[in-house]
RNA sequence: GCCUCCGUAACUCAGCGGAUAGAGUAACUGACUUCUAAUCAGUAGGCCGCAGGUUCGAUCCCUGCCGGGGGCA
Numbered sequence: 001g002c003c004u005c006c007g008u009a010a011c012u013c014a015g016c017g018g019a020u021a022g023a024g025u026a027a028c029u030g031a032c033u034u035c036u037a038a039u040c041a042g043u044a045g046g047c048c049g050c051a052g053g054u055u056c057g058a059u060c061c062c063u064g065c066c067g068g069g070g071g072c073a
Stems, first nucleotide, its partner, number of pairs: 001072007010025004018056001027043005049065005
């Protein structure tokens, strides 16, 4: 340099172009318990890597960047 896959919550990941973007773990609060753990209930946490484009409408499609993994040279 070229090809390819990925980037969504603190972490691991879902998410036919249309609902207020979800789950598990972690965190916090409460219940239970003599206390802790476990269990149960709840709360908070995302401008979906960045910038454009297509579209009535984009996390999703297209382009260019940025970052990461793999392959070729």
Molecule: transfer RNA
Organism: Alphaproteobacteria bacterium